[in-house]
């Protein structure tokens, strides 16, 4: 300390997500060992069963059995003694309020901190005083005894005895309480404290040991004395508690008023209480609390701590310790120092359990343990041996507090699971490019060691030192005392639960002991196989649809280790709540605007004082923890001793700069008078002209209105037009302006009236009067409401017409609210500068509106300059970028208001406002992993602007109609092989399917195969040649022996056969695993790199821009400069000319011969095929910028690229090809291989694409006569000649070819016919004969000949080629090929029209705009409907939970009244009795739990019903993103 994820990429906002650490855990897998610690987080659910509190006999009385001994017995007992003054129970004293649990309730003075108490108690303990007293009475009640008691039981009731440190009077009374009196001290002014001397009230209890100096009996006791232990009144202390004060420590404002006539807030008297208080009561009083959040909800024990951060903070409050609350749920008081009492007590409730049904008994949140609940959390263990704590004078007893031990890796911490060598780098497992890597020194194998294990033989703990007792020594007390008795020391002896542990010696053994996540990225670790959007994985982000590093498994690696890895939950990362430390023009976020209350903040000087504030002192801030240092356990976890620290609170002393408070004083802030001009500033009322409509008239006639075009509708009853008159409503053209005014909406003719505000100019006055501004309150477009009015014109709704697949719309006609006025509502808007208010500082430049200065002028301007508005550009700065930029989004300061991923949602719900409509206020469940913003590159726009193409127009022929031929689709079929699908599939692969091709299809074979390679073995090869069979094949049968080496057995090459093995073979899949090659954009003109430079960055920039150009072609500018790749040129052909060269080609002019350049010769021409020349915008003129270049001529064969042609940038489109070939990968192996015959690719109701002949007179037949070129040609091209009507057949010269041949060109042209007719046009169809190739022309060739003569009369929508030797017409060859051409791929022969122009369609380029697209418009993306699931709201209700009030009732108990009934202590009395006092019962207030009614709040359910989420390719339709096609 970050990192993933939004995008094509980018910055930024913003959320989700992950790496760290923690834990009282839980689950999975796994487990060797010890040490410490920790263990119901859930049901404060209910518990069986032991235990958890009791203890003195030295407070008291009373008192036993079993047993044992003994003695007596009628044998049945029965007495003594011991047991034993023992057990068990009572009286009594202390404790039982401690120690142990829980976390229910409680938002409280509960806790935490400081503090107060002059408002209080405090048993036990400690010091001290006192009476002294231990002086003197008395009366009962338990145990026990008793009763024909009463009950099942629990228990409970009468009678009798009886002691006391139990209980009661009395007598002392230091001192302490109360009464008035006085006096001192202090003091917060309320009181406290203390002294005088007066009157009152008002106590004790004894118990034990020991001595014999005094006094009696007198071995010794008793008084007594002595020592303790107890008791009583008082002071002080120390411990502990109470009460009350400040400050701190949680969420809701969708809880906004609560409280008080029923204590609420005070006050006066009283009662209560330890103590102040409305604590309670009675009477006055009306007050008491609240935005600094009261009441209300809902949640919670609080703290030291803990976990985490750097920290500030955030979360938590298990173990430990402190405080509180609770003890089954509710009440309630006894007792006590202390409780309203977990193991007490009365009541009432709900439960269990006993019960004889009458009545009883219980409270594990104590430790065990049990069900129960739960993902889950433990022995019904040992022990007082340590430490503690109760009683005791001690022994000592109790003590589940506590120590120990079990059980659980639950968490820390520590150790092991070996160590040395060991290379043929064994076997095996996995990969492999097959050569070899990897597990791996790992392993075997020697050679050590024993931690820890197991056996076995030994040792053996600290924790234990006290008490106590026994002995010695010292010292006190008191005394007659050396006894006793306390205290301190010393030594002796007693004690240990864990434990025969711990820890230790020897012997023997490498033998018991490693696992778990993980491996795309983040994130540290790779491959193979498996499977194929299946199974599955997943924290994000995403993998899986046949080559998966993401699943599943192996191999191997990565990390941790008795543990690991999973979920949960906390904090961090999150500066994602911003105190430290954050935002608000557009990313969420400025309230529509103002006035203003409360709060905040606030100009200048002085004094004092000292609340903030700053230092210092003290007091606190338990312990433990954390942190440091030193120590103990071998070490660490852990323990144990010191220290820091604890930033806090409280008290106190200093100091005065800020700041607040006082006081005083000041003009700079702010305000007031005055003078002044500016303006759609608001109210009111009036008044003007132009327009629109409508009425009346007049003129006039057939139209008029509207539209992209229409139509609706108006008009022959007189419309539009036009003239005159009127009516009536609403709005005020020009001036008008990036002009003014206003606080915002907002204001717009002219005129008065009233009225706010702001500006200038100059004095004078007030003295901080200021700035904001939560809540209030006020204003507030337009539309909307409510009442009346008004109503021209405009116009939601609403009708018609249009338009349209539909049109509930855009358009048109019409039209009613509405708009207008008055008043009253409504409160909202993109109320936007999407920009709250003030205040002050910070460069300028330029507009303009208002006041004012200057200079100048006769006067206006113009000049220069103050103050205020309003607007553009701009510097620093700021910003994520766009921007802003003194009118700040700069740098500050103050105040207010608002944000927190996205959708659900500005919606439900409840509140308040509203007459409705609706507004403000404002969640969650669920759901997503992103929603945004700004800018960048693209590609798209029914955007723009430039410019090009046969891309439109113009023109010429075409296709779409027919026949037919050829493809494809459909269908068929056993097969009809397979591919190819807009342009860019579809006369394409196929430059040629009858067999072959052939890959289908049907049969019959064959299995190292038809072809390779290798080994054996046999044969040389070859050659004849029987059988079967459709063929392949299959089964045979003869002949036959070469080359080469050679020991003459044989060996080898090579070829046939055969067996073997490795293995071939695949036209089987994937073209989305590739390579190559193709094809498109498009021969469009563009794609890009280096540095440089500019941007946070993508990226810009050069490449844009002004011009040219066919072109990024080239000029010129330019923060660019420069380069590559394409353009263009270099290359080929065509056109002109020149050399050269002359045979198969040529023949001008000579010479022979003529049918013929035949032949002699020519080399002159054409030609041929080589070299080479020329065209470069060179040249003139204009034009442009003096460029580039453009126009136009001149000269030229040829002119601005001369005509074609080859060449195809970076890409793009998962285009196309695994069936050209090559090639991973899967797949088949007697078959998806191989051969073979047949048969199929040739089907045929249809569709479509290319194409060929028609439709005919620019023709058709018929004869006749002409003029090419490119090519081909030996398994071949084939001539003359003959024969056939012909295809052809005979023939066979010549020719590997400018020599011979194919070969005839055709259309052209003479000439004749036809004469508009389905023809003498058209040739399909069919019959019949033939010919050629060929094993073979049935399925299924071509071609001749004779007959047949179909459809067809120039093609609907709609489309397609072409711009010059082009198009259109006419033929020739060639490749394929045995044969088959209307196709295709080349020749040439005649040979046009037409382009105004660039608006539109198509496609393109380049610059710019705008985007919500980037898979890029064939985009993206809305809403209803429809199926499914989810969560919610609303709802007749129904069921439940917590609570307010009102009334009923009222246990138990407290207090108060009563108390005739009852009564021992004291008092009167001789007694009876009587009093005093008390107890019972009755009653009176309170009051719990329960009933009644009636709201409130909250949860589940609920037919229906509302809207919202998500879901695969469902409907229907196009809202929105471009001008998204009506912004």
């Nucleotide at each position: 300390a970050g990192a993933g994820u939004u995008u094509g990429a980018u910055c930024c906002u913003g959320g989700c997500u992950c790496a760290g650490a923690g834990c009282g855990a839980a689950c999975g897998u796994u487990g060797g060992c010890g040490g410490c610690g920790c263990g119901c987080c859930u049901a404060a659910c209910a518990c069986a069963u032991g235990c958890a509190a009791g203890u003195c006999g030295a407070g008291c009385g009373a008192g036993a059995a079993c047993g044992a001994a003994u003695c007596c017995u009628u044998c049945g007992g029965g007495g003594u003694u011991c047991u034993a003054g023992u057990a068990a129970a009572g009286c009594g004293g202390c404790g039982a309020a401690c120690g142990g649990g829980u976390g229910a309730g409680u938002a409280a003075c509960a806790c935490g901190u400081a503090g107060g108490u002059a408002a209080u108690c405090u048993a036990c303990c400690u010091c001290u005083c006192g009476g002294u007293a231990c002086g003197g009475g008395g009366g009962a009640c338990a145990a026990c005894c008793u009763g024909u008691g009463g009950g099942a039981a629990a228990c409970c009731c009468g009678g009798g005895c009886u002691a006391a440190u139990a209980c009661c009077g009395c007598g002392u009374a230091c001192g302490a309480c109360c009464c008035a009196u006085u006096u001192c001290u202090c003091u917060c002014c309320g009181g406290a404290g203390g002294g005088a001397a007066g009157g009152g009230u008002g106590a004790u209890a004894g118990g034990g040991g020991g001595c014999c100096u005094c006094u009696c009996c007198u071995u010794g006791g008793a008084a007594g004395c002595u020592c303790u232990c107890g008791a009583c009144g008082g002071g002080a202390g120390a411990u502990g508690a109470g009460c009350c004060u400040g400050c701190g420590g949680c969420c809701c404002a969708u809880c906004a008023g609560c409280u008080c006539c029923u204590g609420u807030u005070g006050g006066c008297g009283g009662g209560g209480u330890a103590a102040c208080g409305g604590c309670c009561c009675a009477c006055c009083a009306a007050g008491g609390c609240a935005a600094c959040g009261a009441c209300g909800g809902g949640u919670a024990g609080c703290u030291g701590g803990u976990c985490u951060g750097a920290g500030a903070g955030g979360g938590u409050g298990a173990u430990c310790a402190g405080c509180c609350a609770c003890a089954c749920u509710g009440g309630a008081a006894c007792u006590g120092a202390g409780a309203c009492a977990c193991g007490g007590u009365c009541c009432a409730g709900a439960c269990u359990c006993c019960u004889a049904c009458g009545g009883g008994a219980g409270g594990c949140a104590g430790c065990a343990g049990u069900g129960g609940g739960g993902a889950a959390u433990a022995u019904u263990g040992c022990g007082c041996a340590a430490u503690a704590g109760g009683g005791g004078a001690a022994a000592c007893c109790c003590u589940g507090a506590c120590g120990c031990a079990g059980c659980g890796a639950c968490g820390c911490c520590g150790c092991g699971u070996g160590g040395g060598u060991g290379a043929u780098g064994a076997a095996g497992g996995u990969c492999u490019u097959c050569g070899g890597g990897u597990c791996g020194u790992a392993a075997a194998g020697c050679c050590c060691u024993g931690u820890g294990g197991g056996a076995g033989a030994g040792g053996g703990a600290c924790g234990a030192a006290a008490c106590a007792c026994c002995g010695g020594u010292g010292a006190g007390a008191a005394c007659a005392a050396u006894a006793c008795c306390u205290c301190a020391u010393c030594g002796g002896c007693c004690u240990g639960a864990c434990g025969g542990u711990a820890c230790u010696u020897c012997u023997c053994c490498a033998g018991a002991a490693a696992g778990c996540a993980c491996c795309g990225g983040c994130u540290a670790a790779c491959u193979c196989c498996g499977u194929g959007c299946c199974a599955g994985c997943a924290g994000c982000c995403g993998c899986g649809g046949u080559a998966a590093g993401a699943c599943g498994g192996a191999g191997g690696g990565u990390g941790c280790u008795a543990a690991c890895g999973u979920u949960g939950c906390u904090c961090g990362g999150a500066a994602u709540u911003a105190c430290u430390g954050g935002g608000c023009g557009u990313a969420a976020a400025g309230c529509g605007c103002g006035u203003g209350u409360a709060g905040g903040c606030g100009g200048a000087c002085c004094g004092g004082a000292a609340a903030g504030c700053g230092a210092g002192a003290u007091g606190u801030g338990a312990a433990a923890g954390c942190c440091c240092u030193c120590g103990g356990c071998u070490c660490a976890a852990c323990c144990g001793a010191g220290g820091a620290a604890g930033u806090g609170c409280a008290u106190u002393u200093c100091g005065a700069a800020c700041u607040a408070a006082c006081g005083g004083c000041c003009u700079u802030g702010a305000g007031u008078g005055c003078a002044g001009g500016a303006g759609a500033g608001g109210g009111a009322g009036g008044u003007a002209g132009a327009a629109u409509u409508c009425c009346c008239g007049g003129u006039g006639u057939a139209g008029a209105g509207g539209u992209g075009a229409a139509a609706u509708u108006c008009g022959u009853a007189g419309a539009u037009a036009u003239c005159g008159g009127g009516a009536g409503g609403a709005a005020u053209a020009c001036c008008g302006g990036u002009g003014g005014c206003g606080a915002a909406g907002g204001c717009g003719g002219c005129c008065u009236c009233c009225u706010g505000g702001a500006c200038u100019g100059a004095c004078a006055c007030u003295g901080a009067c200021g700035c904001u501004g939560a809540g209030a309150c006020g204003c507030g477009a337009a539309a909307g409401c409510g009442u009346g009015g008004g109503g021209a014109g405009c116009a939601a709704a609403c009708a018609g017409g249009a338009u349209u697949a539909g049109a509930u719309a855009c358009c048109c006609u019409g039209g009613u609210a509405g708009u207008c006025c008055a008043c009253g509502c409504c409160g909202u808007a993109a109320a936007c500068g999407a920009u709250g208010g003030g205040u002050a500082c910070u460069a300028g430049g330029u507009g303009u509106c208002g006041c004012g200065g200057g200079u100048a002028u006769u006067g206006a301007c113009c000049c220069c300059u103050g103050c205020g508005g309003u607007g553009c550009c701009g510097u620093a700065g700021c910003u994520a970028a766009c921007g802003c930029g003194u009118u700040a989004a700069g740098u500050a300061c103050c105040c207010c208001g608002c944000c927190u991923g996205g959708g659900g949602a500005g919606u439900a719900c409840g509140g308040c406002c509203g007459c409705a409509a609706g507004g403000c206020u404002a969640a969650a469940a669920c759901u997503c992993a992103a929603a945004g913003g700004a800018a960048u590159u693209g590609a798209c726009g029914g955007g723009g602007g430039c410019c090009c193409g046969c891309a439109c127009a113009a023109g010429c022929g075409g296709u779409g109609g027919a026949g037919c031929a050829u493809g494809u689709g459909g269908u068929u079929u056993a097969a009809u092989u397979c591919g190819a699908c807009g342009c860019a599939a579809c006369g394409c692969g196929c430059a040629g399917a009858a067999c072959c091709u052939u890959a289908c299809c049907u049969g019959g074979g064959c299995u190292u195969g038809a072809a390779a390679a290798c080994u054996g073995c046999c044969g040389a090869a070859c050659c004849c040649u029987g059988a079967u069979g459709a063929a392949a094949g299959u089964c045979g049968g003869g002949g036959g022996u070469g080359c080469c080496c050679u020991u003459u057995u044989g060996g080898g090459a090579g070829c046939g056969g055969u067996a073997g093995c490795a293995c071939a073979g695949g036209u089987g899949c994937u073209g989305c695993a590739u390579g190559g090659c193709u094809g498109u954009c498009g021969u469009c003109a563009g794609c890009u790199c280096g540095u440089g430079u500019c941007g946070u960055g993508a990226g810009a920039u050069g490449u844009u821009g002004g011009g040219u150009u066919a072109a990024g072609u080239c000029c010129c500018g330019c923060a660019a400069c420069g380069a590559g790749c394409g353009c263009a040129a270099c290359c080929c052909u065509c056109g002109c000319c020149u050399c050269u060269a002359g045979u198969u080609g040529c023949c001008a002019g000579c010479a022979c011969a003529u049918a013929a350049g035949g032949u002699g010769g020519g080399a002159a021409c054409u030609c041929u095929a080589g070299a080479g020349g020329g065209a470069c915008u060179g040249c003139c003129g204009g034009u442009g910028u003096u460029a580039a270049g453009c126009c136009g001529g001149a000269g030229g064969a040829a002119g601005g690229u001369g005509g074609g042609g080859a060449u195809g940038a970076c890409g793009u489109c998962a285009a196309g090809u695994c069936c050209u070939c090559a090639u991973g990968c899967c797949c088949c192996c007697u078959a998806u291989g191989u051969c073979c015959a047949g048969g199929g690719c040739u089907a045929c109701a249809c569709a479509c694409g290319u194409g060929c002949u028609a439709c005919a007179a620019u023709g058709g037949c018929c004869a006749c006569u002409a003029c090419a070129a490119u090519g081909g040609g030996c398994a071949g091209c084939g001539a003359a000649c003959c024969c056939g009507c012909g295809a052809g057949g005979g023939g066979g010269a010549g020719c590997a070819a400018a020599u011979c041949u194919c070969a005839a060109a055709a259309a052209a042209g003479u000439g004749g016919u036809c004469u508009c007719a389905g023809u003498a046009c058209g040739g399909a169809u069919a019959g019949g004969a033939g010919u050629c190739u060929g094993c073979a022309a049935c399925u299924c060739g071509a071609c001749u000949c004779c007959u047949u003569g179909a459809a067809g009369g120039c093609g609907g929508a709609a489309u397609c080629g072409c711009u010059a030797g082009u198009a259109a017409u006419c033929g020739c060859u060639g490749a394929u090929c045995a044969g088959c051409a209307g196709g295709c791929a080349g020749c040439g022969g005649u040979g046009a029209a037409u382009a105004c122009g660039u608006u539109c369609c198509c496609g393109g380029g380049c610059c710019u705009u705008g985007u919500a697209c980037a898979c890029a418009c064939c985009g993206c993306c809305c809403g209803u409907c429809a199926c499914a699931c989810c969560a919610u709201g609303g709802g007749a209700g129904u069921c439940g939970g917590u609570u307010g009030c009102u009334c009923c009732a009222g246990a138990a108990g407290u207090c108060g009244u009563u108390g005739a009934g009852c009564u021992a202590a004291c008092c009167c009395g001789c007694a009876a009795g009587g009093g005093a006092g008390g107890c019972a019962g009755a009653u009176g207030c309170c009051c719990a739990a329960g009933g009644a009614g009636u709201g409130a709040c909250u949860g589940a359910u609920g037919a229906c019903u509302g809207g919202g989420g998500u879901g695969a390719a469902g409907u229907c339709g196009u809202a929105a993103c471009a001008a998204g096609g009506u912004a």
A computed fold for a 1527-nucleotide RNA from a metagenome, annotated as small-subunit ribosomal RNA. The sequence is in RNAcentral, with records from SILVA. The coordinates come from a structure-prediction model, not an experiment, and the mean pLDDT is 83. Rfam family: Bacterial small subunit ribosomal RNA.